[in-house]
Formats: sequence, structure tokens, C1' cells
RNA sequence: GCCUUCUUAGUGAAAUUGGCAGUAUAUCAGUCUCAUAAUCUGAAGGUCCUGAGUUCAAGCCUCAGAGAGGGCA
Repeated sequence: GCCUUCUUAGUGAAAUUGGCAGUAUAUCAGUCUCAUAAUCUGAAGGUCCUGAGUUCAAGCCUCAGAGAGGGCA
């Protein structure tokens, strides 16, 4: 230099056909216990990497950029 994959809650990781952003864990509160942990219940936590475009509507499609991984030279 070229090709390719990825970027979503603190962390990991889904969203298959464009139509309310969900799950696990962690955190907080409650439950339970003499007490702690575990269990169970609930809550909070997201500019979906950035910008532009397409569309009635974009995490998803298109383009450009940034960062990370892999391959070739």
C1' cells in the first nucleotide's frame, strides 16, 4: 500500500426481513439470615464509534472518516 472483519449499558455479547434497543454479568435497593454469601424480586445504567446520504422511519442500507483485529505484498 491492497483486501477483509469488528465497534451496541461498566464488561462480554445478540438484534436473521429497516418498524418499541433486549440478554448475561457487574452495580444499587429489597427479600432471606443471628450475620455475610448464595437464592429470589425490583430498579438504575445506551448520543448503537463520528459525520453525511437514502427513507415516512436507520443499530441495520450507501459513502467518507476514526480506532482495533486478521490476511497478502